Context: one part of a larger RNA
Order: sequence, then structure tokens, then C1' cells
RNA sequence: UGACGGGGGCCCGCACAAGCGGUGGAGCAUGUGGCUCAAUUCGAGGCAACGCGAAGAACCUUACCUGGGUUUGACAUGUACUUGCCGGCCUGUGAAAGCAGGCUUUCUGUUUACUCAGACUCGUACACAGGUGCUGCAUGGCUGUCGUCAGCUCGUGUCGUGAGAUGUUCGGUUAAGUCCGGCAACGAGCGCAACCCGUGUCGUCAGUUGCCAUCAGGUAAUGCUGGGGACUCUGGCGAGACUGCCCGUAUCAAGCGGGAGGAAGGCGCGGAUGACGUCAAGUCAGUAUGGCCCUUACACCCAGGGCUGCACACGUGCUACAAUGGGCGGCACAAUGAGAUGCGAUACCGCGAGGUGGAGCAAAUCUGUCAAAACCGCCCCCAGUUCGGAUUGGAGUCUGCAAUUCGACUCCAUGAAGCCGGAAUCGCUAGUAAAGGGGUAUCAGCAACGGCCCCUUGAAUACGUUCCCGGGCCUUGUACA
Repeated sequence: UGACGGGGGCCCGCACAAGCGGUGGAGCAUGUGGCUCAAUUCGAGGCAACGCGAAGAACCUUACCUGGGUUUGACAUGUACUUGCCGGCCUGUGAAAGCAGGCUUUCUGUUUACUCAGACUCGUACACAGGUGCUGCAUGGCUGUCGUCAGCUCGUGUCGUGAGAUGUUCGGUUAAGUCCGGCAACGAGCGCAACCCGUGUCGUCAGUUGCCAUCAGGUAAUGCUGGGGACUCUGGCGAGACUGCCCGUAUCAAGCGGGAGGAAGGCGCGGAUGACGUCAAGUCAGUAUGGCCCUUACACCCAGGGCUGCACACGUGCUACAAUGGGCGGCACAAUGAGAUGCGAUACCGCGAGGUGGAGCAAAUCUGUCAAAACCGCCCCCAGUUCGGAUUGGAGUCUGCAAUUCGACUCCAUGAAGCCGGAAUCGCUAGUAAAGGGGUAUCAGCAACGGCCCCUUGAAUACGUUCCCGGGCCUUGUACA
């Protein structure tokens, strides 16, 4: 100087407390461990691994296993010699890859042509290719984490023999090393804040594909048509919030408490943004890359299997256990976002998944006025039930070369556990939690109940900082570095 302390002081954070909803019990989905296996490819491991890499494992992917094959190779560059093409089609064999054979076709320039030169190509030989093989403790890059915590440093000066200190401590204050005051310090940098994006109010400009108040026309009905720019909306520009104003308080400083006006008030709200560093944290399997290793194999091609295996254990979720509910019928209101190998209206067929068909739409135009809870009416009457839907049988639909291992969905039948969950444990402070649905990336299809977004309904509680956890500043002890 740090680190640590079941030392002290001060102060924060859904850290506790106050509340609301969960997890832990059940079934299923998914990841992991373990076990099994020819293989169940590899990585990730307290927080910070475990719906993680994987924004899509039937084949492919695929790295694993078994079997069949190839050896200048699936891919790149070059040299020497060599073929004439390349490509397409067919046959045999084969599970395919491949192997063997046949037919067709015959590059460009120069030249009448030959020749020569060049491009491409078959083959041979050689340099080499190739490796998801090892090392993340050789590395770059990127990332997680403490933590969006308020810290981390430097120059000059001063003090100290020196390590170092001071500044950065102190008194206030703040979300903040934020600002004020003081001070042997005076300044500065990286962080904080602001500048960026979205959202909330208004003005202005612009009105199509959006809108429809007024006017006119028309329909079974609809902004449907003429028209209109008012409104909504769209998206450019601008205004607006700064403790600016008032009162109180304060060192009359920074600020704090209250109030006015205002759509919004003291950081308005949300996002992006992550200092010096820590964990030899993670990644050689995203890519790059040093070294080591393999080179008829640890490389490459193919078929099938496996990654989906199941006495069990754990994590993350979904669905429930019902009456604030379940079923049937009627009816109203969104916002994102996607669409050409695509989205696919009306219509017809099917109980349905879906099929036939194809209008329109590269989209504020079409798909498309596409929701659910809620509300209204009726049934159920507290039961393992009209709760719950696992499991199983049968019949189907769709995608795809192909759904047996191993897809999703539909219909009929079947109807398991489960009556609110031990010890323990998680999230959340407002348009939040909780609840409800909708969209979308990946994608032929889909194991999505996951991820990322969007809107709808919409709470309760916070006395307080004694305690648990994490953190910041000062101080103290130390036999630790």
C1' cells in the first nucleotide's frame, strides 16, 4: 500500500422487511448428470454451466458408430509429361458412393490446311492439399462477471531516507469522485452526466395506398364514388422542462421540502452506451493463429444407425388440480410484424386437420377487419366431476425421395397422476407484477410449451434499515501478500 475481520462509523441495492405471484409435490416438454450402448459426437460446471453454443438433429446437418469405397484426394496454387474436349444420354454391377463399358458432341486465336500458341479438361508423377485431431495454461478477436457499481488514474508541486502520501481526505449534498464550501495543493484524463434512439404534448409542412366532419351521388351493405384536409394517422421540421417562477429551509452555497402553471417537474419514462481492472473465467467446434500430432489416414465419399437409447437424480418451463370455473351459443374493441419456390380473398368439398380452385398483392392498396380474457343468455351444483388431460387403440391430413427407429396436426374411442404441494427457494416497486392472446426469426416440415417482440386487462405493498446477501466511502487491528 492492499486484502481480510463472527472490528467500528456512514450510505446504497427487490438485500431484508411489507405485499403479489410462483418453483420445490403431479403429468408432460426441454437441458444436464448418471446408467446403458457399436455409437449414444463435442463443448459449457457456484453465483456468472444446465429451453446454454443449437434462430429448427427423420436423410442432409453430423463432427459419433458399423459397413462399403477413394488416395494429388471433396477444395487451392504450381511444375513436367500426356488426352481432346467439357458436358449430356444409356447399359451392367451395386444399398449408395463408386467401378466397368457404350453412344452423341468436339474450345479460342493464327493459318487454305498442317503446324504453333492459349484457355479448359482426362490421366501419370511431384510440390502440396486436408484434419470439428491436442493445447483457451502459447495467442488474436469476441464474450460473461463484479456492475451502469462510482470508481480508476496522471502531470506539476509539496511532504517522507524510502515503499509511498497528498490531490481522491474533511463538512454538507447528490442517482453519481454530482455539485458547493474548506484545505499544500493546482490542474487534467478514463468513467458519471449530456450529446444518440424511442415514447409522452403542441405547432407547422405534406395528403396517398391512410382518414371522412361538412356537401352530393349510390348500395342489400361497406369511404363504395365525386369530393374534402377538418379529425385520426403517417413522417420531415420546430417548440417544450431549465429548479425557469413563488414560499420555506440551508453556510443563505450546492441543494432539499412544498406550491403554481403545464401534456410532462426536478434524471419525465424506456433503450443504446459497461472506466482501470478481476476471475491463467469462456471460446483452438464460428473464424483467425504459434507449437505439437495424423498423411492409403486422426484425410475424403457413400448407405444404414446414433446424437431421440432409460431402474434413477437435478435445473428451466408448460398444463392442471377447478365455480373469479368448465361447456355451448351470441356479440365488440388491438398493436407489432411477415409475404413471390411466397401470403393467398370470395366460392365449393370435408365433422376436422385439410383439399379443389385461383381474385388480389414485391404491399399504409391485397392476404385481412385477423384476437383472447371481458360482457350477455343457457347448462353443470362441488363429485376425481361436464375438473384434469397424460397414456393407449383405431381411422386420417400435410410436408418431404423417405415419417419404422424418429415429424407435426385432425377425428372417434380411452380416460392416468393430480384436490394447491416438506425442508427450502425465485421473480417483481407501475402501465410494473399477475393474467390474456397476437406476431416473428430459424424453417420443406417440425418435436416452439423455447427465444425475441407486440398489444389487451391491470393490482397489492414499502413502517423501516435491527437482521441475511452483495456493494461503495472513511477508520481500526493483523503473526497475511
About this RNA:
Small-subunit ribosomal RNA, 3' major domain from a metagenome, 481 nucleotides, folded computationally. Its mean pLDDT, the model's own confidence on a scale to 100, is 82.